[in-house]
């Protein structure tokens, strides 16, 4: 420089991701309506529904220069009269009705039909027509009779008519002229068939109107413009095939009618055709086009205003008049409706403008004016004109302004929030001060739009109704729009929204209520989601809601979609039509491409540049894409002809391959019957059994016959076939594939809608055949039930033959053909090949694994799901649903095609992460198992259910609640009950006031409380304090509620060994790796390995008792020596124990064996050996797990009570269940006597000796001890004795008497002694619990709490002092890897399916009722056409009559579409209704697909098929080393 000005998302499936896929938001638009809300001005717009029905007015009239006239108005004349006035004249201006002409066919309104040559684009018209308009040529002659009006009579309610006289004309007729008009012919010359035109002849038939003001307007006849109008074609214009056949004037030809003209347009004859899958006919809707909205475009949807064509004009039919109509404000008629009416008969048609009424969500005045732009009429003035131009009403739209501008912090007041002495926010926002005046309001002044036509004048020249000036006339809108003074901030602000999308956020009320929601979804007492307020945020004279259109949506994909597993490849093959198509010429120019030229109206749309103060608006000039038509050219590709070619495809010849297919025949084994034999009692069947066969002789063996099916090894990701499919062995027949050879042909090819043919099983129909197996059935079995799964039986069927069926998870969930794309290894059949092996290359197959690319992942990956190309099936969110209806097919099961109303926000793919599993592997734990004790039975003690009660406070409820909170309820405690009191309160602080304190001592009461009387007179120099009453305040109290608003503590998993992270890598991502593997180990201990390298919470190790020991100490402790004693009693003495402080030891440290190493085995030494035995120690998280009654705390609640005091009850209740314990049941044992051996612990309102007293509990004593110093029989054990197995000498319960302690108090309700008495238990069904060593088991001590004890509890201490562990298969539990899932509230999960309840929309239904269209036959107005003998007219003609047609009207039978409809199927939906448990895990019988038959229901079996089945072994085959 060219070109281009143009494209944005989100949200919502999940525990999370990826992706398909849908719903829904954000834009834009509207003839729009509703809600709130509202100053002004411009400029548009304005029945979208009822083409329902209309009162009133108005919308088409106009010329007297056609005419014959004068009703009405003005004037004039004449009579009469003073005069007002009456009366006469058409005389004049003008004109009412009537005769003629012109127009009424245009202007204006609608959108009813109508899918159409209707509308649109381009064309033809040599099949046309055209009034007024131009132009051009010619012409207008002389006659006639009539009719309205006017005039008289007459009927009728009326509307109107009806008869006589009589009149005119640009009205009508008649003659006469006439060419180039119009037929035919013939020559000549064009063209396109038909035919056009020049000259020529011959026929034929027809013109004319007058007015005038004397300029002119008009009339006839032929030609050509112009302008309309009209046929005719080519392309293009909605939806359904659940409309597939339609068609008799149908289709053509020939004649003829008919028209302005063609044409079956109509008729008569003749042929028998035409249309259609490239959608014909049915049905449904629907006026069409410029253009309008939206969109990046392409497109989609729309056709209001304005233009342009169409139709239509109360529904419907005719046809007159006319250039022009089958006519909106014309006529006839037939229908429907409304009005009038003397009942005989008429009248009318707002889809013109205003208006009314209905309808509706919804759309205006019964204005003004013809002055402007058109139109008609006229010569002209000038009439008319709801066209038009203007007001009027509406925020319906689009644009403009305007409601003030500056300064101003005490950051006021109020308001609202907050952690509230105080802060923030409304907030420069008000108040204040200055300024300014659009716009409102009142004045005043005030346009343009007007220039013509017409009149007067003037001038020019071509002298003409020529042209040019200039003056005159003429304004609804409108005293408008502008200017100008004045006034004074003065007259002007809402709507919507604020959980995310989506810009904006608090506090109150409410409590799954009320209510919001476009989607997702908020609301169950702390709502930013509802309602209100504060504050914010959008847009603003307008905001918001509804509706509809486009667009986001690439969600119908031409631009620019997909089909293995989300929807989605027809079950397979031949082929028709169609579409596609190998190489190379040659010739065309139909697509294609370039140029030119004609059209595509006007407006609109863009660009420029102008007008209204700007802008909408408006007006001038350009230009654009593209579309058609034409015509010149280009010729690569596509086609078309025609030639040539061998590579695609075929043929030939050779040479092989197979479980290829149809018939035949045929062989063994097995298996059942039968037969005979031999044999003797059970056989067969299960998880276990029963049915069922067997003494009539079963099974079991053996020999023999018979029958039907299937075809063992071989046999394999082996082969073949187009799918289904195909398996002994042999033959006939037919057919396909490979490979070679490169001889023939010479694009013949390729896909293939409709067709057509094949198509596993199961079914069907006839015959056959029937051994085995086996739906239905039947009978045992399981179970709660088993219409099941297990077992005996069994009939269809399985088999053959012919025949229908036509379907499958007919699958590789992958249509068919072709060509290129990197590499390895298997194998199956040729060729190289020459006898055989073996490499090598090639060709066709079939198989695995990878590279690059693909894919949403998994995964494909020359056999493609890479890369193109070509035809052909299918897919558009689940559900209803492969139903329903329609049709088509079958015998019938049924199959094919195949909706909708309704309902949902999802439904789904792939993959992660985790939880489950009646899935797998490894491992562990007193988990089993191997042992030892006990629980469960019994009394009794506790604690819970439950009951009862005035109350039996309250919490704790699988494991993780039940001898727990409770480490100790008579009263208190105590929270609960009754009944009595108090109200600033029972306790604490502050302030005022009164008084010390405080004691005692009455009455009253259950007691608290109420009331009294005395004494009493603190401390200080004071002020004042300190203690007691008491008023008022201002604090109070609550074990009231929420552990699901927290805190903090605690259970549990679980002292299991896990949980994580930081950075790398990996994957689109959730994630993953690391943490997995191989070993170890009490451990994610620890070694090695590895895309991980490190890390941090946990394991372990530091701490703390025990076991050994050293060393300092040596009292209250010891006590070997030495003295003493009753006695470690004293002296003494530190050795010993012992006691408490600091060491010390143990680490796989040493040795063999094993291992790469951690490590594992064995030993040695040692008190102690592999963490030596115990304790504290509790990872991320889990259970909304416990506790709001320890405690604290948010928010609710109560306040003379849900607060506080007090008696007195209750918590102790008792038909019962259930946990946890204790004594037991006895001889490994009870009793008595007698003799030993501990440790810890406490002790002063306590231990409490000696000692006395009682049988005892105890009681009196009161030594000694604030403690190694004093107090305390240790029990089992052991010696001795007794007792002989039995409810006892066992057991000790209950229950009687008497006491004894402790407390104010032992009634409800304490313990403990004693005497008496003396239950139930004789070792405990299912089942269950603890324990692995100083443990279990026994056996006593101690201590907290405590006045005292319901303690047999709990928490500690020693004393005695065992038994088994093969083992991991099972049962809990837990870790780890994988594995499958439709689960994620997580298996206590999810889910189906019938019954029943209630809503909703559909189906079929005996039938009913309604609509549109056709068919048929009958009848049939006006009216055009056509007869025509009557009747009239001089004639033309007319009437009368009749024929064809037809609107409507009538029957009739049928299809079709809509509504209803008793019952009826079956869908869909709806917090907790019933039965069962089908499927998700191997879902407990894998599971799903056709089929069949069976069952309350999911479902079950039967036969064939698919893996979208887990687990496990083999096999084989890969890859890797």
């Nucleotide at each position: 420089a060219c070109a281009a000005u143009g494209g944005a998302g989100a949200g919502u499936u999940u525990g999370a991701u990826c992706c398909u896929g849908g719903c829904u938001c954000a834009g834009g638009a509207u003839g729009a309506a509703c809600g709130c809300u509202a100053g002004c001005g411009g400029c548009a717009g304005g029945c979208c529904u009822a083409a329902u029905a209309c009162a009133u007015g108005c919308a088409a009239g106009u010329c007297g220069a056609g005419g014959g006239g004068u009703a009405a108005c003005g004037g004039g004349u004449g009579u009469a009269g003073c005069a007002a006035u009456a009366c006469a004249u058409g005389c004049c201006g003008a004109c009412g009705a009537c005769c003629g002409g012109c127009g009424a066919a245009c202007g204006g309104g609608u959108g009813c039909g109508u899918a159409a040559c209707a509308c649109g684009u381009a064309u033809g018209g040599a099949a046309u027509c055209u009034g007024c308009c131009c132009c051009c040529a010619a012409c207008a002659c002389g006659g006639g009779g009539a009719u309205a009006g006017c005039c008289c009579u007459c009927g009728g309610a009326a509307a109107c008519g009806a008869g006589g006289a009589u009149u005119a004309a640009u009205a009508c007729c008649c003659g006469a002229u006439a060419g180039g008009a119009u037929a035919a012919g013939a020559u000549g010359a064009g063209g396109c068939a038909u035919c056009u035109u020049a000259u020529u002849u011959u026929a034929u038939u027809g013109a004319a109107a007058g007015c005038u003001g004397a300029g002119g307007c008009g009339g006839u006849u032929g030609g050509g413009g112009a302008u309309g109008a009209u046929c005719a074609u080519g392309c293009g214009u909605c939806c359904g095939a659940u409309u597939a056949g339609c068609u008799a004037g149908u289709u053509g030809g020939u004649g003829a009618g008919g028209u302005a003209a063609u044409g079956g347009c109509u008729c008569a004859c003749c042929a028998a055709g035409g249309c259609g899958a490239c959608g014909a006919u049915c049905g449904g809707u629907a006026g069409g086009g410029g253009u309008u909205c939206u969109g990046a475009g392409a497109g989609g949807a729309a056709g209001a205003u304005c233009c342009c064509c169409c139709a239509c004009a109360c529904g419907g039919a005719u046809a007159c008049u006319g250039a022009g109509a089958c006519a909106c404000g014309g006529a006839u008629c037939c229908g429907a409706c409304u009005c009038c009416u003397a009942c005989g008969g008429g009248a009318g048609g707002c889809a013109g403008c205003a208006g009314u009424a209905a309808g509706g969500a919804a759309u205006a005045u019964u204005g003004g004016a013809c002055a402007a732009u058109g139109c008609c009429c006229g010569g002209a003035a000038g009439g008319g004109u709801g066209a038009u131009c203007c007001a009027g009403c509406c925020a319906u739209g689009c644009c403009g302004c305007g409601u003030g501008c500056a300064g101003g912090a005490a950051g006021a007041a109020g308001g609202c929030c907050c952690u509230a002495u105080g802060g923030g926010u409304u907030g420069u926002a008000a108040a204040c001060u200055g300024c300014u005046u659009u716009u409102g309001c009142a004045g005043u002044a005030g346009a343009g739009a007007a220039a013509a036509c017409c009149c007067u004048c003037c001038g020019a020249c071509g002298u003409g109704u020529u042209u040019g000036g200039a003056g005159g006339u003429u304004g609804c809108u409108a005293g408008u729009a502008u200017a100008c003074u004045g006034u004074g901030a003065a007259u002007a602000a809402g709507c919507a929204u604020c959980g995310g999308c989506u810009a904006a956020c608090u506090u109150c009320g409410u409590g799954c209520c009320a209510g919001c929601a476009g989607c997702c979804g908020c609301g169950g007492u702390a709502a930013g989601a509802c309602g209100a307020a504060g504050g914010a945020u959008g847009c603003g004279a307008g905001c918001g809601u509804u509706a509809u259109c486009c667009g986001g949506a690439u969600u119908u994909a031409c631009u620019g979609g997909g089909u293995u597993u989300a929807a989605a490849g027809g079950g397979u093959g031949c082929g028709u039509a169609g579409g596609c198509g190998g190489a190379u010429g040659u010739a065309u120019a139909a697509g294609u491409c370039a140029g030119u030229g004609g059209u595509u109206a006007a407006a609109g749309g863009u660009c420029a540049u102008g007008g209204c103060u700007u802008a909408a608006c408006c007006a001038u000039g350009g230009u654009a894409u593209g579309g058609c038509c034409a015509u010149u050219g280009a010729u690569a590709c596509u086609g078309u002809a025609u030639g040539u070619c061998u590579g695609g495809a075929g043929u030939a010849c050779a040479a092989g391959a197979g479980a290829c297919g149809u018939a035949u025949g045929u062989g063994g084994a097995a298996u059942a019957u039968g037969a005979c034999a031999u044999g003797u009692a059970g056989c067969g069947g299960u998880g276990a059994a029963a049915u069922g066969c067997a003494u009539a002789g079963a099974u079991a063996u053996g020999u023999c016959a018979u029958a039907g099916a299937a075809c063992a090894c071989c046999g394999a990701u082996u082969g073949c076939g187009a799918a289904g499919g195909c398996a002994g062995c042999a033959u006939a027949c037919g057919a396909u594939u490979u490979u070679g050879u490169a001889a023939c042909u010479g694009a013949c090819g390729c896909u293939g809608a409709g067709g057509c043919a094949c198509g596993a099983a199961a079914g069907c129909g006839u015959g056959g055949g029937g051994a085995u197996c086996a739906a239905a059935c039947a009978g045992g079995a399981u179970u709660a039930g088993a219409u099941a799964c297990c077992c005996u039986g069994g009939u269809a069927g399985u088999c053959c033959a012919c025949g229908c069926u036509g379907u499958a998870a007919a699958c590789g969930a992958u249509g068919a053909a072709c060509a290129c794309u990197u590499g390895c290894u298997g194998u199956u059949g040729g060729u190289u090949a020459a006898a055989g092996a073996g490499a090598u290359a090639u060709c066709a197959g079939u198989g695995g694994c990878a590279a690059a690319g693909c894919g949403a992942a998994a995964g494909c990956g020359a056999u493609a799901a890479g890369u193109g190309u070509u035809c052909c099936a299918c897919c558009u969110g689940g559900g209803g649903a492969g139903u329903a209806c329609g049709c088509c097919g079958g015998c019938a099961a049924c199959g094919g095609u195949g909706a909708a109303a309704c309902u949902c926000a999802a439904a789904g793919g792939a993959a992660u992460u985790g939880a489950c599993g009646g899935g797998g592997g490894c491992c562990c734990g007193c988990a089993c198992a191997a042992g030892c004790g006990g629980a469960g039975g019994a009394g009794c003690a506790u604690g819970u259910g439950g009951u009862u009660u005035a109350a039996u406070u309250c919490g704790a409820u699988g494991g993780u609640a039940c001898g727990c909170g409770a480490g100790g309820a008579a009263c208190c405690u105590u929270a609960c009950c009754a009944g009595g009191g108090c109200u600033u309160g029972a306790a604490a602080g502050u302030u005022a006031g009164g008084g010390a304190a405080u004691a005692a001592c009455g009455c009253u009461g259950a007691a608290a409380g109420g009331u009294g009387u005395u004494a009493g007179c603190c401390a200080g120099c004071a002020a004042u304090g300190g203690c007691c009453c008491g008023a008022a305040a201002c604090u109070a109290g609550g074990u009231g509620c929420u552990g699901c608003a927290u805190g903090g503590c605690u259970g549990u998993c679980g002292u299991c060994a896990g949980c994580u992270c930081g950075u790398g890598c990996c994957g689109u991502g959730a994630g993953g790796u690391g943490u997995u593997u191989g070993g170890u180990u009490a451990a994610g201990u620890c070694c090695a390995g590895c895309a991980a390298c490190g890390a941090g919470c946990g394991c372990a190790a530091c701490c703390c008792c025990u076991a050994c020991u050293g060393c300092c100490a040596g009292u209250u402790g010891c006590c070997a020596u030495c003295a003493u004693u009753a006695a470690g009693u004293u002296g003494g003495g530190g050795a010993c124990u012992c006691u408490g402080g600091c060491g010390g030891a143990a680490c796989u440290g040493c040795u063999c064996c094993g291992g790469u190493a951690a490590c594992g085995g064995a030993g040695a030494g040692g008190a102690a050996g592999g963490u030596g035995g115990g304790g504290a120690u509790g990872a991320c998280g889990u259970c909304a797990a416990g506790u709001c009654a320890u405690c604290a705390c948010g928010g609710c609640c109560c306040u003379u009570a849900c607060g506080u005091c007090c008696u007195g009850g209750g918590c102790u209740a008792c038909a019962c269940a259930c946990g946890u314990g204790c004594u037991a049941c006895a001889a490994u044992g009870g009793c008595c006597a007698c003799u030993a051996c501990a440790g810890a612990g406490g002790g002063a309102a306590c231990c409490g000796a000696a000692g006395u007293g009682g049988u005892a509990a105890c009681a009196c004593g009161g030594a000694g001890g604030g403690a190694a110093u004093c107090g305390a029989u240790a029990a089992a054990a052991g010696u001795g004795g007794u007792c002989a197995c039995a409810g006892u000498u066992c057991g000790g319960a209950u229950u009687g008497g008497g006491g004894u302690c402790u407390g104010c108090a032992a009634c409800u309700c304490g313990a403990c002694c004693u005497c008496a008495u003396g239950a139930a238990g004789c070792u405990g069904g299912a089942u269950u619990c603890g324990c692995u060593a100083g443990u279990a088991a026994u056996c006593g001590c101690g201590c907290a709490u405590c006045a005292g004890c319901c303690a047999c509890g709990g928490c500690g201490c020693g004393g005695u002092g065992a038994a088994u562990a093969c083992g991991u298969u099972c049962c809990c539990g837990g870790g780890c890897c994988u594995u499958g899932u439709a689960c994620a509230c997580a298996c206590c999960g999810c889910c189906c399916g019938u019954c029943a309840a209630g809503c909703c929309a559909u189906g079929a239904a005996a039938g009913c009722c309604g609509g549109g269209g056709g068919u048929a036959u009958c009848u049939g107005a006006a009216g055009u056409c056509g007869g025509u003998u009557g009747c009239u007219g001089c004639a033309a003609g007319g009437c009368g009559c009749u024929g064809c047609c037809u609107a409507g009207g009538a029957u009739a039978a049928a299809a079709c579409c809509g509504g209803u409809g008793a019952u009826u199927g079956g869908g869909g939906c709806u917090a907790a209704g019933u039965c069962g448990u089908a499927a998700c895990a191997a879902g407990g019988u894998a599971g799903c697909c056709g089929u069949a038959c069976c069952g309350g229901a999911a479902g079950g079996u039967g036969c064939g098929g698919c893996u979208g089945g887990a687990a496990u072994a083999c096999c084989u085959c890969c890859u890797u080393u």